[in-house]
Molecule: RNase P RNA; transfer RNA
Organism: Acidimicrobiia bacterium
RNA sequence: CGAGCCCGUUGGACGGCCGCGCUCUCCCUGUUCCAGGGAAGGUGAGGAAAGUCCGGACUCCAUAGGGCAUGAUGCUGGGUAACUCCCAGGCGGGGCAACCCGACGGAAAGUGCAGCAGAGAGCAGACCGCCGAUGGUCGCAGGACACAGGCAAGGGUGAAACGGUGGGGUAAGAGCCCACCAGCGUCCCCGGUGACGGGGACGGCUCGGCAAACCCCAUCAGGAGCAAGGCCAAGCAGGGAUUCGACUGCCCGUCGUAGAUCCCGGGUAGGCCGCAUGAGCGCCCUGGUGACAGAGCGCCAAGAUGGAUGGUCGUCCUCGACAGAAUCCGGCUUACAGACGGGCUCGCCCC
RNA sequence: GCCGGGGUAGCUCAGACGGUAGAGCAGCUCACUCGUAAUGAGCAGGUCGUCGGUUCAAGUCCGAUCCCCGGCUCCA
Numbered sequence: 001c002g003a004g005c006c007c008g009u010u011g012g013a014c015g016g017c018c019g020c021g022c023u024c025u026c027c028c029u030g031u032u033c034c035a036g037g038g039a040a041g042g043u044g045a046g047g048a049a050a051g052u053c054c055g056g057a058c059u060c061c062a063u064a065g066g067g068c069a070u071g072a073u074g075c076u077g078g079g080u081a082a083c084u085c086c087c088a089g090g091c092g093g094g095g096c097a098a099c100c101c102g103a104c105g106g107a108a109a110g111u112g113c114a115g116c117a118g119a120g121a122g123c124a125g126a127c128c129g130c131c132g133a134u135g136g137u138c139g140c141a142g143g144a145c146a147c148a149g150g151c152a153a154g155g156g157u158g159a160a161a162c163g164g165u166g167g168g169g170u171a172a173g174a175g176c177c178c179a180c181c182a183g184c185g186u187c188c189c190c191g192g193u194g195a196c197g198g199g200g201a202c203g204g205c206u207c208g209g210c211a212a213a214c215c216c217c218a219u220c221a222g223g224a225g226c227a228a229g230g231c232c233a234a235g236c237a238g239g240g241a242u243u244c245g246a247c248u249g250c251c252c253g254u255c256g257u258a259g260a261u262c263c264c265g266g267g268u269a270g271g272c273c274g275c276a277u278g279a280g281c282g283c284c285c286u287g288g289u290g291a292c293a294g295a296g297c298g299c300c301a302a303g304a305u306g307g308a309u310g311g312u313c314g315u316c317c318u319c320g321a322c323a324g325a326a327u328c329c330g331g332c333u334u335a336c337a338g339a340c341g342g343g344c345u346c347g348c349c350c351c
Numbered sequence: 352g353c354c355g356g357g358g359u360a361g362c363u364c365a366g367a368c369g370g371u372a373g374a375g376c377a378g379c380u381c382a383c384u385c386g387u388a389a390u391g392a393g394c395a396g397g398u399c400g401u402c403g404g405u406u407c408a409a410g411u412c413c414g415a416u417c418c419c420c421g422g423c424u425c426c427a
Base pairs, nucleotide, nucleotide: 001347002346003345004344005343006342007341008340009339010338012316013315014314015313016312017311018310020044021043022042023041025039026038027037028036029035030034046322050333051332053331054330055329056328057327058225059224060223061222065252066251067250068249070221071220072219073218074217075089076088077087078086079085090104091102092101093100094099105216106215110214111213112210113209127155128154129151130150131149134148135147136145137144138143163181164180165179166178167177168176182206184203185202186201187200188199189198190197191196229273230272231271232270238264239263240262241261242260243259244256245255246254266426267425280299281298282297283296285294286293287292317320352423353422354421355420356419357418358417361376362375363374364373370407378394379393380392381391382390400416401415402414403413404412
């Protein structure tokens, strides 16, 4: 200099004027509570506020106990409130490398699936092919026939055809035998918490694929969701059907006595709480490879309910992407113009 | 906001148990008719919303994403 990998930060800046939500102080009005209005100050979207895909907090379901069913997760060890998340490691795959990706338990527990093609598709099979030693037929015989039969090396089909290479062997062949290699199983030793790795012995010679098919094993899970739910105010008119009900499917256990569900009709379309101090944020230190944990100091940072966060003017720059809170938090995923910082790899050149 | 359901031919829907996708209506051609309708025979029409994964093979199984539809306030 070129090409590339990983991590982090940021997501136009400053000022004037007008406007909107929330809050605090003061003033005015209704004689206080409370309500309305005004002025000044403070404050006002995100890294994803999104998708609602996971996990929790919180609330209600009288108890939220056991079993089956059902669903989810799935290498090992750790982190965490918890997780399908994160970290470290193992194994497999990709890349020269930095590094990236992986739903990564079990197929010798059982059931099942494999269309078409092909001779044969799961303890299979003989279309072309090879042989025809042996048996048979013919021939005096060399031999011929390719009949019985043997074979699975080669061809062909397929996603997949029951180890690979070499040698021996044979009529031709074949783990039929041998050597090496790959793979499987059992046992032993060493390292590691473990997944696993390294080594050795023996075995039968090969025992395939799919579990994002049923299933088996292990672990986890009661249901609903802030329109949960609680309080206040206003107003009305009850009637009927079904059934025991308490989370969905079932059973056991426990509890409740007038409830549950649905239909017709009636009333209200108001206010407050939940609702923002929290598994919180920033800096620094300690422990840990790391996720993270602990200690100290500092900070308080939107809170609507027809739903605020906008408009305009000026100056400047690299001319500005995706996008907009609604109970809250931890993740994942998806969208995203650019700018900045740090670390690393490979190639070429120079010293 | 929260929770469900769906997307397959021009339209309305099957197929969802992995093996290569159908039905009705509509369309086109032919027959019948003087002509039209009806009827009969035949034909065409599909990236199964999109992208990726598992598998030999995906409309079907799994994940992500886009779009559409529905339900959910309080009192009694």